This is a predicted structure of a 111-nucleotide RNA (SAM riboswitch aptamer (S box leader)) from Flagellimonas ochracea. The prediction has a mean pLDDT of 80. Rfam family: SAM riboswitch aptamer (S box leader). About the family: The SAM riboswitch is found upstream of a number of genes which code for proteins involved in methionine or cysteine biosynthesis in Gram-positive bacteria. NCBI's taxonomy places the organism under Bacteria, Pseudomonadati, Bacteroidota, Flavobacteriia, Flagellimonas.
[in-house]
RNA sequence: UAGUUAUCAAGAAAGGUGGAGGGAAUAGACCCUAUGAAGCCUUAGCAACCCUUGGACCCCAGUUCCAAGAAGGUGCUAAAUUCUAUCCCAGAAAAAGGGAAUAGAUAACGA
Numbered sequence: 001u002a003g004u005u006a007u008c009a010a011g012a013a014a015g016g017u018g019g020a021g022g023g024a025a026u027a028g029a030c031c032c033u034a035u036g037a038a039g040c041c042u043u044a045g046c047a048a049c050c051c052u053u054g055g056a057c058c059c060c061a062g063u064u065c066c067a068a069g070a071a072g073g074u075g076c077u078a079a080a081u082u083c084u085a086u087c088c089c090a091g092a093a094a095a096a097g098g099g100a101a102u103a104g105a106u107a108a109c110g111a
Stems, first nucleotide, its partner, number of pairs: 001111001003109006013043005021032003026085004044077003049073002051069006057062001081103001086100004
């Protein structure tokens, strides 16, 4: 790095440094930002993927389920993954709405 599986409308921020951008990419919309963007550092927090403990499944086992937890490994801490784009519901067309796909993010696995 390809790939597989799961999740993605919940939740959680202050300080220092820095000095103009940022919200993944393309396009459009919208938004954040000198009342200080990105990046980096410190501290704090959120969550519960890995994990820990107990239980269920007669025993054993376990890609299973339930409950509790938070020491450790990741991750995350504006707005739904900010929204839309392709397809479907769908009808003459359009808008609003819903679903799916694609792309992406994260975790675990992985030749």